[in-house]
RNA sequence: GCUUCGGUGGUCGAGUGGGAAGACGCUGGAUUGCAAAUCCAGAAAUCGCGGGUUCAAAUCCCGCUCGAAGCU
Numbered sequence: 001g002c003u004u005c006g007g008u009g010g011u012c013g014a015g016u017g018g019g020a021a022g023a024c025g026c027u028g029g030a031u032u033g034c035a036a037a038u039c040c041a042g043a044a045a046u047c048g049c050g051g052g053u054u055c056a057a058a059u060c061c062c063g064c065u066c067g068a069a070g071c072u
Base pairs, nucleotide, nucleotide: 001071002070003069004068005067006066007065010024011023012022018055026042027041028040029039030038048064049063050062051061052060
């Protein structure tokens, strides 16, 4: 340099045009003599950045950037 894949809450990780899942963690509550475990509830995501298409974009297109694998 080229090709492919990927970047989504604090962490992991779904989502392939119209309501951003789930798990862990965190907060509050129930339970307990106190905890742990369990149960209930809650908060938390400019969807890497900038453009474009569309009535509507995390999702499609272009450029850039970062990471991984392969090739040279």